Small-subunit ribosomal RNA, 3' major domain from Wickerhamiella sergipiensis, 492 nucleotides, folded computationally.
The RNAcentral record of the full RNA draws on SILVA.
Its Rfam family is "Eukaryotic small subunit ribosomal RNA". Rfam links the family to the GO terms ribosome and structural constituent of ribosome. Rfam 15.1 lists 75,755 matches to the family in 2,556 species.

Context: one part of a larger RNA
Order: sequence, then C1' cells, then structure tokens
RNA sequence: UGACGGAAGGGCACCACCAGGAGUGGAGCCUGCGGCUUAAUUUGACUCAACACGGGGAAACUCACCAGGUCCAGACACAAUGAGGAUUGACAGAUUGAGAGCUCUUUCUUGAUUUUGUGGGUGGUGGUGCAUGGCCGUUCUUAGUUGGUGGAGUGAUUUGUCUGCUUAAUUGCGAUAACGAACGAGACCUUGACCUACUAAAUAGUUUAACUAACAAUUUGUUGGUGCAAAACUUCUUAGAGGGACUAUCAGAGAAAAUCUGAUGGAAGUUCGAGGCAAUAACAGGUCUGUGAUGCCCUUAGACGUUCUGGGCCGCACGCGCGCUACACUGAUACAGCCAACGAGUACAUAACCUUGUUCGAGAGAACUGGGUAAUCUUGUUAAACUGUAUCGUGCUGGGGAUAGAGCUUUGCAAUUGUUGCUCUUGAACGAGGAAUUCCUAGUAAGCGUAAGUCAUCAGCUUGCGUUGAUUACGUCCCUGCCCUUUGUACA
Repeated sequence: UGACGGAAGGGCACCACCAGGAGUGGAGCCUGCGGCUUAAUUUGACUCAACACGGGGAAACUCACCAGGUCCAGACACAAUGAGGAUUGACAGAUUGAGAGCUCUUUCUUGAUUUUGUGGGUGGUGGUGCAUGGCCGUUCUUAGUUGGUGGAGUGAUUUGUCUGCUUAAUUGCGAUAACGAACGAGACCUUGACCUACUAAAUAGUUUAACUAACAAUUUGUUGGUGCAAAACUUCUUAGAGGGACUAUCAGAGAAAAUCUGAUGGAAGUUCGAGGCAAUAACAGGUCUGUGAUGCCCUUAGACGUUCUGGGCCGCACGCGCGCUACACUGAUACAGCCAACGAGUACAUAACCUUGUUCGAGAGAACUGGGUAAUCUUGUUAAACUGUAUCGUGCUGGGGAUAGAGCUUUGCAAUUGUUGCUCUUGAACGAGGAAUUCCUAGUAAGCGUAAGUCAUCAGCUUGCGUUGAUUACGUCCCUGCCCUUUGUACA
C1' cells in the first nucleotide's frame, strides 16, 4: 500500500429490507440442464457472472455424434512407369439401400490431364480459450482513476483525492500545503411529450362546391355516399428548419452558500421520462463450434477432408431451472357492439413474398381473379382484454383441457418416433400450492393481444409495440451486499 475482521463510524441499493402487488416453489404440459439408457443419444457453459443461453423453434440439410457406401477437390518439386499406352470412363449380369463400373465377370473406350514413391502442401464444427487476437460478459451501475509543479518522508509512499453540509454523482458549497489540470460522471446522441408561429404535400387530410340517397319540410335544412380531379387551406397527419425548461417565480429551511421542501404558472419541474455511449485496473470468466483471424499438437486416402443413405441430438424409474395453461361467477359459453401501435412484404440460381375480392367447403383449406418493390396495395392490419344482452348457478360443473381413437388438410423429395392446422369423440391431475425464493415505485407492476426474429412448415421463446391499468413506500441500514473514513492483524 492492499486484502481480511463474528472491529467502530458515516453513506448507498427493490440484482437489500420495510409497506405492499404479481408471483415462482404444489398440478398438467412446454422447454433447457443433470442423471440413466443408448450404435449414437455430438458439444460448450455450472453461485451471482451456466440451465427458452450458444441468437440452439435440429424431420433431410444444418451436424460436429452413430451404422455404412463413394470421391480427391493429394498444389508444387524430385524420382519411377510410360506412346509397342501413364491413366480415364462405361452397357449388361453378379453385387449393393441404391440407375455408385464401389468391387467382380466381360471387353470396348480414352490419350499424358494422370498413376506409384519421397519430400512438401491442403483441408479439418479434430485438441488446446491454461498458447493467442478480436468480440462479449463480469468485478461495477457504483463513483471511481491519473500524472505535472509544490509540500511531508532516507524510502516504498503520501498530500492534492478533505472535518462539515449537499448531490444520482470525487455533484457542488466551502475548508485547505496545496495549485492548476486530464479520463470517468455530467454535458453529448437517440427516442417520447408542447408549438393554430415558418416550409410544404392527388402517396396525408380538412372545408366548401358538384352529383346523389334517406328523413324532416317547402327560404331550404340534417345525416350519409361518390369522383384521376372545381377550388381553397394545413387544425388534425407526415417531416424539415427552429423555438421551448433554465428546477422559472414566490414562500419557508439552510453558513442566508451549495442545496432541499411546498405552492403558482406551465405541454413538461424525480437527471422531464426511457435508452445508448461509458474511465483506471483486472478475471488465467466465455468463445479455436462466427470468421479464408491464429501458434503449437493431431490427422490427412481403410481420412478427423468431402459427399450420399439411414438413424441420433426428441430416447425415460428420477432431481433442478425459465415458462404456458389452470384451479372458475370480477367466471365460462353464445350473439352483438367497438378501439391500436410498432413492423414486414416478390429475382440470391428467374417459380417461391404480403395478399384483397368472388366462388366452393362445417372447418382447415382449395380454385379463379386483381393490387403492391409500398404514407399509394395487403391494411383502418375492424387485435385481444373490454362493453351490452342472454344461458349456466356453485356441483371436478357448462371450470380445466392433459391423454388417447378416427378422419380431413397444408408445408416439404420425405411427416412413422405423431411438422402444423381443422372436425368428431375421449375428458386426467388441478378446490390457490410446505420450507424456501424471484421481480417491482407510475402510464410503473399486472392483465390483454399484436408485429418482427428464427422460418419450406412449426412459439408455450426472444425483442419490440400498443391497449386496460392498481395497491403500497417516497423510508431505513435490521438481513444481504457495495463505497468511504478510522482502527487491529497471525496474510502478500
């Protein structure tokens, strides 16, 4: 100087607690991990910082694993064989999962491309992440880190970097042997909120016209509908340039400093909300299975290269983790009403995408037609929860929908070990979950759906998006941890 303390004092955090909410843990199912099993059930990762993670939803491919079968894509050099032929390919039969001339029988074809040996390459989802790069994660979402000049000390080192108050903050006020600085924090960037002020818009609308339907009424009015087209405008929509908040003003607290509390105004006053970026020093954290990044080792033709067929990764006495569906009446079922926001969409091999409308079909779906390379079409994605009416009436019930049987459909060369979807039947556990334990403070939790990613097909996953929308704190250091100061030490 650190690290540690069952040492003391401050400060902080819903990966801590308190007050609560939703749960998880119990059930069924889905999925990951272990174990067991297996030809193989490929493999990495194991406290936070492994376990719906590897963007890992694997029917083939993927694929690394298993049972087998081909091929060389063995550059180049040297040597050998060799035009009287180095070698290549092949019908049929046998053989084979196979219409692999793989091999054998047979006997044609080819013409220096190869073949044999040695050296040396190349390939490898082979090994080593404890040889590495890069990237990521974590320590660590907290406030921390560093040098110059000066001071102290023989020196390592220390001061600066602090008693106090304050802040989300080493943020400030101030104190002061320090002064003046740098990185981080903040500023910054993205996004959501406001603008009747600017610029505009037949790919967004509004208002008048025009034509037209219904109703009332006879001056005409009200509510609708239509137009590649009569006009004006930009409130709504879109998106450029700008503005706007700086805790503004007032009151109180305070060293009358920083700052805090309350009110007023305001679209907005918790750093305005939410993200991004993110220092120094580290870890023998993860990744050689992201890479034509890569050292070394291994292998390299009976291949650990590559490709083809089939299987496996899905296997089930069991244990653990993330989830979905529920246990009903704040509900289920039927009918009706009614409202979103993020997206995405057809040439990379010339078929593959988003799909309207019409018809058929109980439905899944099918056929025929159109539009769209998109503010134009799908699409107002007419979403779901929700609201209204009716039935049910607390009964494992009309709650629940596991497990099975049969049939149809779609994707795909292929669906058996059920891809998915639909119809009928079947109708299990589950009557609110022990000890434990997770997440969370406002448009948040929770409920609800939706789009995208993956994707030929397949979401109970993930990432966004909106819709409905609480209870309870607005604190503390008791538990669990983190930071600082002081102190002790048997540790380095």
The coordinates come from a structure-prediction model, not an experiment, and the mean pLDDT is 81. The organism belongs to Wickerhamiella, within Eukaryota.